This is a predicted structure of a 263-nucleotide RNA (Bacterial large signal recognition particle RNA) from a Candidatus Sumerlaeota bacterium. The model forms 90% of the base pairs in the Rfam consensus. RNAcentral holds the sequence, with entries from ENA.
RNA sequence: UCGCGCUAGGCGGGGAGCCAGCGGUGCCCUGUACCUGCAAUCCGCUCCAGCAGGGCUGAAUCCCCGCCCGAGGGAAAGGGUGGUCGGUGGACCGGGUCCACGGAGUGUUGAUCCCGGAGUCCCGCGCAAGUGGCCCCUUCGAACCGGGUCAGGACCUGGCGGUAGCAGCCCUAAGGAGUCAGGCCAUUGUGCGUCGGGAGCGCUUCGGGGGAGCCACCGGGUCCCGUCAAGCCGGUUGUUCUUUUUCGACGGCGGGUGCGCGA
Numbered sequence: 001u002c003g004c005g006c007u008a009g010g011c012g013g014g015g016a017g018c019c020a021g022c023g024g025u026g027c028c029c030u031g032u033a034c035c036u037g038c039a040a041u042c043c044g045c046u047c048c049a050g051c052a053g054g055g056c057u058g059a060a061u062c063c064c065c066g067c068c069c070g071a072g073g074g075a076a077a078g079g080g081u082g083g084u085c086g087g088u089g090g091a092c093c094g095g096g097u098c099c100a101c102g103g104a105g106u107g108u109u110g111a112u113c114c115c116g117g118a119g120u121c122c123c124g125c126g127c128a129a130g131u132g133g134c135c136c137c138u139u140c141g142a143a144c145c146g147g148g149u150c151a152g153g154a155c156c157u158g159g160c161g162g163u164a165g166c167a168g169c170c171c172u173a174a175g176g177a178g179u180c181a182g183g184c185c186a187u188u189g190u191g192c193g194u195c196g197g198g199a200g201c202g203c204u205u206c207g208g209g210g211g212a213g214c215c216a217c218c219g220g221g222u223c224c225c226g227u228c229a230a231g232c233c234g235g236u237u238g239u240u241c242u243u244u245u246u247c248g249a250c251g252g253c254g255g256g257u258g259c260g261c262g263a
Base pairs, nucleotide, nucleotide: 001263002262003261004260005259006258009057010056011055012030013029014028015027020046021045022044023043024042034054035053036052037051038050063256064255065254066253067252068251072247073246074245075244076243077242078241079240080239081238082237083236084235085234086233087232088231093226094225095224096223098221099220101219102218103217105214106213113209114208115207116206117205118204119203120202121198122197123196124195125193126192127191128190129188130187131186132185133184134183135182137178138177139176140175146171147170148169149168154163155162156161
């Protein structure tokens, strides 16, 4: 140096989290690099740190080490920005109180105010109206126990005539129906009154006093109340930027590394 056969090793890695620690299952980032069983109220190990079983590759482009690059993840600090919650805030607006600055209105044909009277209010009384009832009026209305007249029939009489009396007819009682006017009684969710008494805040009106403002409708102003926006402060959360720090895949560069046999 070549050939043959073995072994170490390899057959993904990383981040956060969990954990006394180390791995795994799960999540995330890279990436394509065996199979089966176990496994998050966990599974298995113990600082050389998954356990059990099987398979492939195998001394190198593939294994190991160092350096570089750097996807991506974590931490801290400081900014920007959005959502949301709480506090504060309270323009504008709405409502109320007071003022009387402006406007409007009113006032010497006499204001606000004061005094007196009348009306409005209540009670009584009177009158009217309404409603109801009664009387009056008209009409109907009694088998017998109302009246008048009483056919027939009945009775009395020698006769003449008489007696009682049903039906019918007429008139009426109790009672029924109706009704213009009139009279009487009762009543009131109706009115009136040169009537009497009472009440009296207010309103209308009249008279007197007095002598210049009154009003608060519109605008304005003071104060109070109510609702709400912007803004400010804080909590929490999302996203993004900067700095620092930490871990770090893939990749690149450089280096390192067995055993046996034969020629």
Notes: The gene name in the source record is ffs. Rfam family: Bacterial large signal recognition particle RNA. On this family, see Regalia et al., Nucleic Acids Res 2002: "Prediction of signal recognition particle RNA genes". Rfam links the family to the GO terms SRP-dependent cotranslational protein targeting to membrane, signal sequence recognition and signal recognition particle, plasma membrane targeting. The family's RNA type in Rfam is non-coding RNA gene. Lineage of the source: Bacteria > Bacteria candidate phyla > Candidatus Sumerlaeota.